Predicted 3D model of a 157-nucleotide RNA (Lysine riboswitch aptamer) from a mouse gut metagenome. Its mean pLDDT, the model's own confidence on a scale to 100, is 83.
RNA sequence: GAUAGAGGCGCGAUCAACAUCAGUACGCUUUCGUUGUCCGGCAGACACCGGGGAGGCGGAAAGGGGAGAUCGCCGAAGGAUUUCUCCGCUGUCUGGCGGGGGAUACCUGGGACGCGGGAAAACAUUCCGCGGACUGUCACUUCGGUGGAGAGCUGUC
Numbered sequence: 001g002a003u004a005g006a007g008g009c010g011c012g013a014u015c016a017a018c019a020u021c022a023g024u025a026c027g028c029u030u031u032c033g034u035u036g037u038c039c040g041g042c043a044g045a046c047a048c049c050g051g052g053g054a055g056g057c058g059g060a061a062a063g064g065g066g067a068g069a070u071c072g073c074c075g076a077a078g079g080a081u082u083u084c085u086c087c088g089c090u091g092u093c094u095g096g097c098g099g100g101g102g103a104u105a106c107c108u109g110g111g112a113c114g115c116g117g118g119a120a121a122a123c124a125u126u127c128c129g130c131g132g133a134c135u136g137u138c139a140c141u142u143c144g145g146u147g148g149a150g151a152g153c154u155g156u157c
């Protein structure tokens, strides 16, 4: 250098029962009230759209998750940074926030758990940081342990 492999609650993608969203939005209806120099639609400007409470009868969806299955895999993959592009938050402009995709010389061996923080409607889920254990691996060892990192480790050539 080539090639084949191993970590294990291992990684990703797709499909997806189902839960959540939510007895919410909304529709119908009864009743009380009401016109604006007010309130809401991320912020500002200008437009535009909409408009309160209570009871009754009906009653979602998107986004975010997901048991399980299938497929591809073992830098699997995830993240940071910078950048390009697209979408959403009523329209335009300027910002802001969130999301999809591409590139990126940096970071992370792995999953679980606890605490803190970000995203999110959320106590779901997820990402980041920290912590002590566990686990695979290699090195050292006084055999008790200690230390390193995937640019690693094991087999073959």
Stems, first nucleotide, its partner, number of pairs: 001157005008074001010073006018065001026058007038051004042095006077108003082103008109135002113131007137148004